[in-house]
């Protein structure tokens, strides 16, 4: 120097958090790095890189250590211009809401007549009539009385010597009161009722017909002017805090770079 079986190691590491302190399980950077089980009011351990079980690699690209570099983190610190949040205070009130104004532009409506002006007629109250609907009554159906209704009363009972009277249950028939049902007329009484009729009142608020007039009329939208202020739905201004961002100190530091360093056994 080669072969061949092994071994220590290695099969991620770091920051932050927790901790008295380490590592773990949380989280967040690096980026690719064997499984399974367990762990926040926790697990395991005190010079501590978890505890248990399996499994691969293996002395170097892979393990160890130095050095730079430097993703992210983590302290303190300036700066307050910016981006958010968040508390307060403010307007010669910016948009937007709500209101009122005008009639400036768009829209609507208008010579098939707008606007006024004048007659009426609904629409509103009221009485009555009619009509609807409801109640009742009437009036009709049926049904309705152990006995205390009425007819007829079979049996039986009474009176009688006997013709023959008498009282009268059941049971048929009828019927009151009551009860169901129907309501076409017919009386009566009531109504959040009516495209209804008639008198009366009563209003120009709105509809709407005659007639005269003869270009306006309305405001839905934006413009425009004003009001409101709850400081608020938006969004100004100022202050304070915070949080990111900026700028810097200290401090850990993955990932890559460098330069180094580490075995045993057998046989050639």
């Nucleotide at each position: 120097c080669c072969g061949u079986g092994c071994u220590a190691g290695g099969c991620g590491g770091g920051g932050a958090g927790c901790u008295c302190g380490u590592g773990g399980u949380u989280u967040c950077c690096u980026g690719u790095a064997c499984c399974c089980c367990c762990a926040a009011u926790c697990c395991a351990c005190g010079u501590a890189c978890g505890g248990g079980g399996g499994g691969c690699u293996g002395a170097a690209c892979u393990c160890c250590c130095u050095u730079c570099c430097g993703a992210g983190g983590c302290u303190c610190g300036g700066a307050c211009c910016g981006u958010c949040g968040u508390a307060g205070a403010g307007a010669a009130g910016g948009c937007g809401a709500u209101c009122c104004g005008c009639a400036c532009g768009c829209g609507g409506c208008a010579a098939u007549g707008a606007u006024g002006g004048u007659c009426g007629g609904g629409u509103c109250c009221u009485a009555c009539g009619c009509a609807a609907c409801g109640g009742g009554a009437u009036c009709u159906c049926g049904u309705g009385a152990a006995c205390c209704g009425a007819g007829u009363c079979a049996g039986g009972u009474c009176c009688g010597g006997a013709a023959g009277g008498a009282a009268g249950c059941a049971g048929c028939u009828c019927u009151c009161a009551g009860c169901g049902g129907g309501c076409c007329c017919u009386c009566u009484c009531g109504u959040g009722u009516g495209c209804c009729g008639u008198g009366g009142g009563g209003u120009c608020g709105c509809c709407u017909g005659g007639c005269c007039u003869g270009a306006g009329c309305u405001g839905g939208c934006g413009a425009c002017g004003g009001a409101c202020a709850u400081c608020c739905g938006c969004g100004c201004u100022c202050u304070g805090c915070g949080a990111c961002a900026c700028c810097g100190u200290g401090u850990c530091g993955a990932c890559g770079a460098u330069g180094g360093g580490u075995g045993c056994a057998c046989g050639g």

This is a predicted structure of a 268-nucleotide RNA (Bacterial large signal recognition particle RNA) from a soil metagenome. Its Rfam family is "Bacterial large signal recognition particle RNA". A reference for the family is Rosenblad et al. (2003), "SRPDB: Signal Recognition Particle Database", Nucleic Acids Res. Rfam describes the family as follows. The signal recognition particle (SRP) is a universally conserved ribonucleoprotein involved in the co-translational targeting of proteins to membranes.